[in-house]
This is a predicted structure of a 72-nucleotide RNA (transfer RNA) from Isosphaera sp. The coordinates come from a structure-prediction model, not an experiment, and the mean pLDDT is 84. It matches the Rfam family "tRNA". The family's RNA type in Rfam is transfer RNA. About the family: Transfer RNA (tRNA) molecules are approximately 80 nucleotides in length. The sequence was found in a public genome assembly.
RNA sequence: GCCGCCUUAGCACAGCGGUAGUGCACCGCUUUCGUAAAGCGGGGGUCCGGGGUUCGAAUCCCCGAGGCGGCU
Numbered sequence: 001g002c003c004g005c006c007u008u009a010g011c012a013c014a015g016c017g018g019u020a021g022u023g024c025a026c027c028g029c030u031u032u033c034g035u036a037a038a039g040c041g042g043g044g045g046u047c048c049g050g051g052g053u054u055c056g057a058a059u060c061c062c063c064g065a066g067g068c069g070g071c072u
Base pairs, nucleotide, nucleotide: 001071002070003069004068005067006066007065010024011023012022013021018055026042027041028040029039030038048064049063050062051061052060
């Protein structure tokens, strides 16, 4: 220098163009003499940034940033 993949909640990840989710973690309650475990409930995200397409974009297109891998 060229090519490919990834970027969504604190962490690990889902998510066919039509209200953003799961697990763990966190907070509360139940249970216990108490803790843990278990059960129930709750909060938390401008979906890496900008632009475009569209009635509508996390999702499609372009430019950029960061990370990983391959080639040279």